[in-house]
RNA sequence: GCCGUCCUAGCUCAAUGGCGGAGCAACGCUUUUGUAAAGCGAAGGUUCUGGGUUCAAAUCCCAGGGACGGCU
Numbered sequence: 001g002c003c004g005u006c007c008u009a010g011c012u013c014a015a016u017g018g019c020g021g022a023g024c025a026a027c028g029c030u031u032u033u034g035u036a037a038a039g040c041g042a043a044g045g046u047u048c049u050g051g052g053u054u055c056a057a058a059u060c061c062c063a064g065g066g067a068c069g070g071c072u
Base pairs, nucleotide, nucleotide: 001071002070003069004068005067006066007065010024011023012022013021018055027041028040029039030038048064049063050062051061052060
């Protein structure tokens, strides 16, 4: 330099163009003499950035940034 994949909650990941969710972590409550475990609950998101298409975009298109892999 070229090609490909990926970027969504603190972490790992889902999500036919039509309500953004799960597990774990952290927090609160129950239980316990206390802690852990277990159970319950609530919270946590400008879906990497900018633009375009569309009635409607995490999803499609373009550009940029970043991560990983391959080729040279």